[in-house]
RNA sequence: CAUCACGGAUAAUCGCGCAACUGUUAUGGUUGUGAGGAAAGUCCAUGCUCACACAAGCUGCGAUGCUUGUAGUGUUCGUGCGCAGCGAAAUCAUAAGCUGCGGCUCUCAAGCAAUUGAGAUGACGGCAGGAAAAAGAGCUACGGGGCAACCUAUGCUUGAGUACCCUUGAAAGUGCCACAGUGACGAAGCAAUAGUGGAAACGCUAUUGGUGGAACGCGGUAAACCCCUCGAGUGAGCAACCCAAACAUAUGGUAGGGGCACUUUUCUCCUGGAAAUGAACAGAGAGAAGAGGUAUGAGUAACCCUCAUACAGACAGAUGGUUAUCUCUGAAAUGACUUCACAGUUAUUUCUAGACAGAACAUGGCUUACAGUG
Numbered sequence: 001c002a003u004c005a006c007g008g009a010u011a012a013u014c015g016c017g018c019a020a021c022u023g024u025u026a027u028g029g030u031u032g033u034g035a036g037g038a039a040a041g042u043c044c045a046u047g048c049u050c051a052c053a054c055a056a057g058c059u060g061c062g063a064u065g066c067u068u069g070u071a072g073u074g075u076u077c078g079u080g081c082g083c084a085g086c087g088a089a090a091u092c093a094u095a096a097g098c099u100g101c102g103g104c105u106c107u108c109a110a111g112c113a114a115u116u117g118a119g120a121u122g123a124c125g126g127c128a129g130g131a132a133a134a135a136g137a138g139c140u141a142c143g144g145g146g147c148a149a150c151c152u153a154u155g156c157u158u159g160a161g162u163a164c165c166c167u168u169g170a171a172a173g174u175g176c177c178a179c180a181g182u183g184a185c186g187a188a189g190c191a192a193u194a195g196u197g198g199a200a201a202c203g204c205u206a207u208u209g210g211u212g213g214a215a216c217g218c219g220g221u222a223a224a225c226c227c228c229u230c231g232a233g234u235g236a237g238c239a240a241c242c243c244a245a246a247c248a249u250a251u252g253g254u255a256g257g258g259g260c261a262c263u264u265u266u267c268u269c270c271u272g273g274a275a276a277u278g279a280a281c282a283g284a285g286a287g288a289a290g291a292g293g294u295a296u297g298a299g300u301a302a303c304c305c306u307c308a309u310a311c312a313g314a315c316a317g318a319u320g321g322u323u324a325u326c327u328c329u330g331a332a333a334u335g336a337c338u339u340c341a342c343a344g345u346u347a348u349u350u351c352u353a354g355a356c357a358g359a360a361c362a363u364g365g366c367u368u369a370c371a372g373u374g
Base pairs, nucleotide, nucleotide: 004374005373006372008326009325010324011323012322013321014320016034017033018032019031020030021029022028036356040367041366043365044364045363046362047361048237049236050235051234052233053070054069055068056067057066058065076232077231078230080228081102082101083100084099085098086097103124104122105120106119107118108117109116110115125227126226128167129166130165136158137157138156139155143152144151145150173225174224175221176220177219190209191208192207193206194205195204196203197202241258242257243256262292263291264290265289266288267287268286269285270283271282272281293311294310295309296308297307298306299305328354330351331350332349333348334347335346336345337344
């Protein structure tokens, strides 16, 4: 440094919440019980609930009802360096994420430099490279023709660094960089000087200058439109969602209740269920029986086994306060042992519960915080 475990307990008393029992129904009583390893972050996912979409099926005369599922491949959403491995919710698989190797980029340090080393909260796919006309229009007249005047392009400018093409790539198309400046990415580009080609027309090269944040640097921009790769039913979320008093007959959805408490199966009744019936089916209605998990206690020599008890469930949100004791840890003092000394070991006394931090539908992974001891 990294990883793992622990990170308190007992009794009394007062107070708060919940459950069971009791009951003289009182502002009751008794018993039991009440927040973590991360409860945090909300990075990812699973379950559950509702809505929408699609498909298959069920009942019924008739689906708008009910059950099960997640296809379609794009109108939409997400994703992005390459390869390999690991990666949870009982399996497989996979997400976030983690690990290793390699590439690129960035930061720091050393070095003249090439480079070397260390480190990354890396919004890390795509803005590439090349070559290139003609018709037409215009300028000049070396050369050629002509007595002369003049005529004429095989020269040059423009057309145009455009049309049309080529290469690589999964994908490089269209845009933008105000003002200033000739010009802001197009094989673009003004002025001056120097050199140079040519008969001329007209070019070529180098340097310098001006404007500007930047002047051609394998420029920047895709957090510009868009293109490509891979993938995905979508959205919301317990304040989801359900029932619903009185008023008030319908509607409404307030008060209030459920959801909501260890997990789960079956049965009965009741309620609802397309206009009347009834079915599929549903229940956030009541009750009964059973199976399983964890912890503690009792029985048992012990284990198994049996029995008993318990499993937080709030919602303006409880789980707390005080006293005493025990233990872990640490500190101080004294004595003894050991040592050259320091350090260390041991005994006694005194003090010391000390870090990060509060359940809120449930669960799994990941990430972050953490005094001290082992």
Annotation:
A computed fold for a 374-nucleotide RNA from Alkalibacterium sp., annotated as Bacterial RNase P class B. It matches the Rfam family "Bacterial RNase P class B". The family is grouped with related families in Rfam's "RNaseP clan". Its family is annotated with tRNA processing, ribonuclease P activity and dimeric ribonuclease P complex in the Gene Ontology. From the family's description: Ribonuclease P (RNase P) is a ubiquitous endoribonuclease, found in archaea, bacteria and eukarya as well as chloroplasts and mitochondria. For this family Rfam cites "Ribonuclease P: unity and diversity in a tRNA processing ribozyme" (Frank and Pace, Annu Rev Biochem, 1998). The model forms 98% of the base pairs in the Rfam consensus. The organism belongs to Alkalibacterium, within Bacteria.